[in-house]
Molecule: Bacterial RNase P class A
Organism: Lysobacterales bacterium
RNA sequence: GGAGCCGGCCAGGCAACCGCGCCGCGGGAUACCGCGGUGAGGAAAGUCCGGGCUUCAAAGGGCAGGGUGCCAGGUAACGCCUGGGGGGCGCGAGCCCACGGAAAGUGCAACAGAAAGCAUACCGCCCGCUCUCACCGUCACAGGUUUGGGCAGGUAAGGGUGAAAUGGUGCGGUAAGAGCGCACCGCGCAGGUGGCAACACGCUGCGGCUAGGUAAACCCCACCCGAAGCAAGACCAAAUAGGAAGGCAAGAUCGUGGCCCGCGAUGCCUUCGGGUAGGUCGCUCGAGGCCGUCGGUGACGCCGGCCCCAGAUGAAUGAUUGCCCCCGACAGAACCCGGCUUAUCGGCCGGCUCCGCAC
Numbered sequence: 001g002g003a004g005c006c007g008g009c010c011a012g013g014c015a016a017c018c019g020c021g022c023c024g025c026g027g028g029a030u031a032c033c034g035c036g037g038u039g040a041g042g043a044a045a046g047u048c049c050g051g052g053c054u055u056c057a058a059a060g061g062g063c064a065g066g067g068u069g070c071c072a073g074g075u076a077a078c079g080c081c082u083g084g085g086g087g088g089c090g091c092g093a094g095c096c097c098a099c100g101g102a103a104a105g106u107g108c109a110a111c112a113g114a115a116a117g118c119a120u121a122c123c124g125c126c127c128g129c130u131c132u133c134a135c136c137g138u139c140a141c142a143g144g145u146u147u148g149g150g151c152a153g154g155u156a157a158g159g160g161u162g163a164a165a166u167g168g169u170g171c172g173g174u175a176a177g178a179g180c181g182c183a184c185c186g187c188g189c190a191g192g193u194g195g196c197a198a199c200a201c202g203c204u205g206c207g208g209c210u211a212g213g214u215a216a217a218c219c220c221c222a223c224c225c226g227a228a229g230c231a232a233g234a235c236c237a238a239a240u241a242g243g244a245a246g247g248c249a250a251g252a253u254c255g256u257g258g259c260c261c262g263c264g265a266u267g268c269c270u271u272c273g274g275g276u277a278g279g280u281c282g283c284u285c286g287a288g289g290c291c292g293u294c295g296g297u298g299a300c301g302c303c304g305g306c307c308c309c310a311g312a313u314g315a316a317u318g319a320u321u322g323c324c325c326c327c328g329a330c331a332g333a334a335c336c337c338g339g340c341u342u343a344u345c346g347g348c349c350g351g352c353u354c355c356g357c358a359c
Base pairs, nucleotide, nucleotide: 001355002354003353004352005351006350007349008348009347010346012324013323014322015321016320018318020039021038022037023036024035025034026033027032041330045341046340048339049338050337051336052335053229054228055227056226065225066224067223068222069221070084071083072082073081074080085099086097087096088095089094100220101219105218106217107214108213122159123158124155125154126153128151129150130149131148134145135144136143167185168184169183170182171181172180186209187207188206189205190204191203192201193200194199233281234280235279236278243272244271245270246269247268248267252266253265254264255263256262288307289306290305291304292303294301295300325328
């Protein structure tokens, strides 16, 4: 100097002026006015996980359904985070992985291919029998070599198909072959050693290999999960209508099959309770932020100090002008918090890797 990796941070600035929400103080008559303070984000987003809070149900166990899935830890909890193991990618810093079980059962595997899971054989190779071409040989037979076909077998080395084909290499062996035998590598099982564990290590023995793939296919195993959500929900509470209780009138009318009794409905007043409009709360001080000590590899935790940081409900956070620069992205709260994911102009800081050059 170039190319990259990881982590943290910022998100145009300044001024003037006009407005808006909330809070405090003062004035006023409640409306309103004045002064002061404060007023979006790293994602406020998607609503995909986890929790707080609230109401209902229940408080035990099970079924169904859903989710998670290497190990250990962190946390209020998680599908998040940290550290570790295993696998893959990269020269490297580093990055990625739903990473339990296929020797319980069921299912699936298009096309190609002989054959896709329990066996099988298309080409090829080999033995035997038989027919046959050519040659050697003989006087002629016999005998030998050889070509092509048929029948009956052996084989799985080699070729060919496929995403995947029944361990790999070599030597021996054989008619040709084959874990058929052996050595090494691989695989499986048991033990040992190290590690909390995942797991690692031919450290030891056993097994010629049986047990192919697929579980974000059914399924099995382990663990977790009650439902709905701030329009949750709690409180205050008109008018009108309806309801309950009590009282007044004690008379009328109507209904109850024609009559009587009885019963019911219709009037006025008081009280009560539910609920609607409306209002208040929930609402923002919180698993909160910053700094520091200590413990821990780390996520994080303990302690101390300092700080208060939007709370609307037709719903504020805006607009105009001027100057400057590198000319400004994605986008805006609506109960709160922890995550994940997605979108995003440009820039700053720290640590690290690789390459080139110079000393």